A computed fold for a 342-nucleotide RNA from a Burkholderiaceae bacterium, annotated as Bacterial RNase P class A. It is recorded under the gene name rnpB. It matches the Rfam family "Bacterial RNase P class A". Rfam's curators write: Ribonuclease P (RNase P) is a ubiquitous endoribonuclease, found in archaea, bacteria and eukarya as well as chloroplasts and mitochondria. Gene Ontology terms of the family: dimeric ribonuclease P complex, ribonuclease P activity and tRNA processing. The coordinates come from a structure-prediction model, not an experiment, and the mean pLDDT is 76. Of the family's consensus pairs, 95% are formed in the model.
RNA sequence: GAAGAAGACCAGACCGCCGCUGGUGCGAUGGCCGAAAGGCCGCACGGGAGGAAGGUCCGGACUGCAUAGGGCAGCGUAGCAGGUAACACCUGUCCGCCGUGAGGCGAGGAUCAGAGCAACAGAGACGAGUCGGCCGGCUUUUCCGCAAGGAGGGCCGGACGGGUGAAACGGGCAAUCUCUACGCGCAGCAAUGCCAAAUAGGCCGGCGAUGAUGUGGCCCCGCGGAGCCGGCGGGUAGGCAGCUUGAGCCCUCCAGCGAUGGAGGGCCUAGAGGAAUGGCGGUCCAUGGCGCCGGGCAACCGGUGGCCAUCACAGAAUCCGGCCUAUCGGUCUUCUUCCUCC
Numbered sequence: 001g002a003a004g005a006a007g008a009c010c011a012g013a014c015c016g017c018c019g020c021u022g023g024u025g026c027g028a029u030g031g032c033c034g035a036a037a038g039g040c041c042g043c044a045c046g047g048g049a050g051g052a053a054g055g056u057c058c059g060g061a062c063u064g065c066a067u068a069g070g071g072c073a074g075c076g077u078a079g080c081a082g083g084u085a086a087c088a089c090c091u092g093u094c095c096g097c098c099g100u101g102a103g104g105c106g107a108g109g110a111u112c113a114g115a116g117c118a119a120c121a122g123a124g125a126c127g128a129g130u131c132g133g134c135c136g137g138c139u140u141u142u143c144c145g146c147a148a149g150g151a152g153g154g155c156c157g158g159a160c161g162g163g164u165g166a167a168a169c170g171g172g173c174a175a176u177c178u179c180u181a182c183g184c185g186c187a188g189c190a191a192u193g194c195c196a197a198a199u200a201g202g203c204c205g206g207c208g209a210u211g212a213u214g215u216g217g218c219c220c221c222g223c224g225g226a227g228c229c230g231g232c233g234g235g236u237a238g239g240c241a242g243c244u245u246g247a248g249c250c251c252u253c254c255a256g257c258g259a260u261g262g263a264g265g266g267c268c269u270a271g272a273g274g275a276a277u278g279g280c281g282g283u284c285c286a287u288g289g290c291g292c293c294g295g296g297c298a299a300c301c302g303g304u305g306g307c308c309a310u311c312a313c314a315g316a317a318u319c320c321g322g323c324c325u326a327u328c329g330g331u332c333u334u335c336u337u338c339c340u341c342c
C1' cells in the first nucleotide's frame, strides 16, 4: 500500500424569532366550565424521541382471575459448563462444516422401546427376500449319444461374487410421530383500582280511587284519572390514578478468561393520551456537482473566503432484558493475508 475479519461510537453544531407539550413557582382565600368527580387560563424558569422508539417474535416485572399436592393432555427448549429476575438471550469450551488466515456457521439428547419415510436407477427400497450367473439334490424331455451319460426346462436348498443405487436382513432420517430431561395456571395497561351523572331496570320506606303527581299563575274551587316522592346498591357516559426512581445511568476500584457480580462516589434524564417533541432565518461542519487555480501529453490527482444541492432508516404510548429487521454518510481500536521499500 491492497484486500479482508472482529468490535465500539456518532447520527450535524451554535445563535435568533415564532409555536406545541407537560413540570415547578407566582397571579391565588380569585375567575371560567362541569350535577359532581375533576378540568381550564396568563407570566416566568428549566425539561422534551431512538439506535433501532419499529416487528410484537421470546423472557420477565406489574395487575386481575383461578389455584391443596401430584399427574395426564397441550406448547416450548435441547452437546457440556457457567451468567441472569428470566429467556429460545449472553459467555466460555468440545465436536462438525466453511475459509490460506483473522474468523464465521450449526434445532449438535436418544434409531437395542415402538411406528413411519426414501426421488432416479434397479428384479427388489424398509416388508424381506432373488434378476441373471455358480454349486448340490429331485424330477422331466418331440434334443444328442449303442450305452454310461450329456444338454435344456421345472421344483427345493446353499453360499459367494456381479449389476443398479446415497443406501440392498444392514444402515440413514427424530426440522415425521415417538422416547428422555427440563420449563410453562390463564389473560393482558383497552390489565386493574378509585370517584361518579342522565335514562332504564332492581330493593326498601312513605303517599295515593276517602282522587295523589300534573294542570287552570297560587290557596279555595274546578279539570283529569294512576301513579308519585325519598333512600340504597350495581353498572354506563365522564373523570382521576396506574405513569415513570428503575433488574436505572455515569466514573473508579475489586473478583472472574468472559458473560457477569460486588463495593465506593456522583446524577435524575419525555410522560402525552384522537396522542406534544415543530417551523423559519443566519454562521459553521460533512458529502456531492459545477466553476476557478496548480500539476500532468492524457486519463486523472491536489487545492478552493465562488455558486448550487443533500441530510439515511425512522416517531415513545405501562415498564424492563433480549432477538430480528431497516439504515445516507463518517470516526476509532484490535487482528489476518499478500505485495513493495528500509
Stems, first nucleotide, its partner, number of pairs: 001338010012284007020048002023045005031040003050313001054324002057322005062188004074184005079093005094108001095106004109179002114177002116173002131162001134158008143150002192241004202232006214223003248267008286310005291304005